Transfer RNA from a Candidatus Shapirobacteria bacterium, 74 nucleotides, folded computationally. Rfam family: tRNA. By type it is a transfer RNA. Rfam's curators write: Transfer RNA (tRNA) molecules are approximately 80 nucleotides in length. The coordinates come from a structure-prediction model, not an experiment, and the mean pLDDT is 81. It was read from a public genome assembly.
[in-house]
RNA sequence: GUCCCCGUAGCUCAGUUGGAAAGAGCGUCCCGCUUCUAACGGGAAGGUCGAGGGUUCGAAUCCCCCCGGGGACA
Numbered sequence: 001g002u003c004c005c006c007g008u009a010g011c012u013c014a015g016u017u018g019g020a021a022a023g024a025g026c027g028u029c030c031c032g033c034u035u036c037u038a039a040c041g042g043g044a045a046g047g048u049c050g051a052g053g054g055u056u057c058g059a060a061u062c063c064c065c066c067c068g069g070g071g072a073c074a
Base pairs, nucleotide, nucleotide: 001073002072003071004070005069006068007067010026011025012024013023019057028044029043030042031041032040050066052064053063054062
């Protein structure tokens, strides 16, 4: 330098035939249970879906460009 994959909650990820309010597990906080803790049960908060632009009635999803990580070739 060329090509491929990935980037979504604090962490690990799902969601990719474009469509109703963006989700799960773990973690955090609150409550219950318990003598206390853990475990268990219930609830809550937490996201401008890596940045910017475009297409569209509508974009995490499609297109362009950039940034970051990984890989192949040179």